This is a predicted structure of a 71-nucleotide RNA (transfer RNA) from a Candidatus Microgenomatia bacterium. Lineage of the source: Bacteria > Bacteria candidate phyla > Candidatus Microgenomatota > Candidatus Microgenomatia (nom. nud.).
RNA sequence: UGCGGGAUCGUCUAACGGUAGGACAGGCGCCUUUGGAGCGUCGAAUCUUGGUUCGAAUCCAAGUCCCGCAG
Repeated sequence: UGCGGGAUCGUCUAACGGUAGGACAGGCGCCUUUGGAGCGUCGAAUCUUGGUUCGAAUCCAAGUCCCGCAG
């Protein structure tokens, strides 16, 4: 440099173009002799900028970063 793949809560992982969900972690509460076990509840994310569309995490373009292959 070229080609291919990837980027979603703090972490991991889902989501036909139609309310972004789950687990773990965290906060609060309940239970309990205690809680680090169990139960309930709350908060938390689509890499960036544009485009298409009534509607984009999803499709398109450019960019950033990571991985692999080739040179």
The prediction has a mean pLDDT of 80.